[in-house]
RNA sequence: GCCAGCUUAGCUCAGUGGUAGAGCUACGGUUUUGUAAACCGUCGGUCGUCGGUUCAAAUCCGACAGCUGGCU
Numbered sequence: 001g002c003c004a005g006c007u008u009a010g011c012u013c014a015g016u017g018g019u020a021g022a023g024c025u026a027c028g029g030u031u032u033u034g035u036a037a038a039c040c041g042u043c044g045g046u047c048g049u050c051g052g053u054u055c056a057a058a059u060c061c062g063a064c065a066g067c068u069g070g071c072u
Base pairs, nucleotide, nucleotide: 001071002070003069004068005067006066007065010024011023012022013021018055026042027041028040029039030038048064049063050062051061052060
């Protein structure tokens, strides 16, 4: 230098045009003499950034940034 993939909650990841979710973590509650476990609930997100397409974009298109891999 060229090519490909990835970027979504504190962490690991779903979600391929129509209300953004799960598990773990954290917090609260039930239970227990107490703790752990179990069960119930709550919080937590400008979906990497900027544009474009569309009635409507996490999703489609482009540029850029970061990370990973391959080729040279």
Background:
Model confidence (mean pLDDT): 82 of 100. Transfer RNA from a Lentisphaeria bacterium, 72 nucleotides, folded computationally. Taxonomically the source falls in Lentisphaeria (Bacteria, Pseudomonadati, Lentisphaerota). The sequence was found in a public genome assembly. It matches the Rfam family "tRNA". It is annotated as a transfer RNA.